[in-house]
Molecule: transfer RNA
Organism: Planctomycetes bacterium GWF2_42_9
This record gives sequence, C1' cells and structure tokens, in this order.
RNA sequence: GCACCCGUAGCUCAAUUGGAUAGAGUCACGGACUUCGAAUCCGAAGGUUGCAGGUUCGAGUCCUGCCGGGUGCA
Repeated sequence: GCACCCGUAGCUCAAUUGGAUAGAGUCACGGACUUCGAAUCCGAAGGUUGCAGGUUCGAGUCCUGCCGGGUGCA
C1' cells in the first nucleotide's frame, strides 16, 4: 500500500436480513438481611450506538468519507 472483519453503558455482549421508548449481565452506588462483613435479594443510575454526511415516513442496522483496532497478502 491492497483486501476483509470489528467499533453499542466503566467492562463483557444482545438488538430477529430498516419498525414502535436501545436492552441484559457485571463493576461501582443506595437499601434490606447481618453484631459487623461476605453471600443473597431489591432499587435507582449509567448511551452523541467511534466521528461527519447521505438515503428513507422511519437507521444501531443500508450507502460514502474519515478515525481506531484486528487478520491476511505484498
């Protein structure tokens, strides 16, 4: 340099070949339980879906460019 794949919550991942309010587990936080803690249970919070445009009534999903990571070839 070329080709392909990936990027969603602090972390690990879903989201049914475009459809109704983007979810789960976990960490941390608050509460219950306990003499105190661990474990367990409950609760709330946490998101510019890498960035910028485009298509569409509607985009995490499709298209383009850029950024970052990985693999292969040279």